[in-house]
The RNA shown here (c-di-GMP-I riboswitch aptamer) has 80 nucleotides and comes from Phycisphaera mikurensis.
Of the family's consensus pairs, 91% are formed in the model.
RNA sequence: CAUCCCGAAGGGCAAACCAGUCGCAAGGCUGGGACGCAAAGCGUUGAGUCCGCCUACGGGCGGAUGGUCGCGCUGCCCGC
Numbered sequence: 001c002a003u004c005c006c007g008a009a010g011g012g013c014a015a016a017c018c019a020g021u022c023g024c025a026a027g028g029c030u031g032g033g034a035c036g037c038a039a040a041g042c043g044u045u046g047a048g049u050c051c052g053c054c055u056a057c058g059g060g061c062g063g064a065u066g067g068u069c070g071c072g073c074u075g076c077c078c079g080c
Stems, first nucleotide, its partner, number of pairs: 012037002017032006035067001041073003046069002048065007
């Protein structure tokens, strides 16, 4: 220095569902709860999907989704 130990260890987050709450809705927040996640940490001027409005039915505008993907930034352990 490399590899094994090592999807280990110490930890972290929190799907569905339930209760409350905000929202026209998608969905968000809080608490409970764990399906899972090595980035399921952060970021919406790329794409997809979902909702609302408009439509000449080709799409347009706004919103949501980062646990749909891409991209960017950042982070823990790796011991004996």